[in-house]
Molecule: c-di-GMP-I riboswitch aptamer
Organism: uncultured Thalassotalea sp.
RNA sequence: ACAAAGAAAGGGCAAGGCAUGUGAAAGCAUGCUACGCAAAACCACCGGUCUAAGGACUUUAACUUUACUGAUAAAGUCUAUGACAGCGGAGUUACCUCG
Repeated sequence: ACAAAGAAAGGGCAAGGCAUGUGAAAGCAUGCUACGCAAAACCACCGGUCUAAGGACUUUAACUUUACUGAUAAAGUCUAUGACAGCGGAGUUACCUCG
């Protein structure tokens, strides 16, 4: 110096909750507090998970039409281009050193 490891020291981050803002939502940001974390630092490349504004389809209602035709309202199903790095993997970077 590098790799593994994580006793100690110096510290670091901040789940959830509360307040405010933002977003269609999932979520995110700021402040307080701390569940925990040796990468709980960065990163959306892979898998997985969450949401569904918009789009597609179906059903129902009522109006309309030659006609489930047309437009409206509600409900449902599918769908990231939206998100999650404290779900896992990959990649990048990093403080200390009893042994």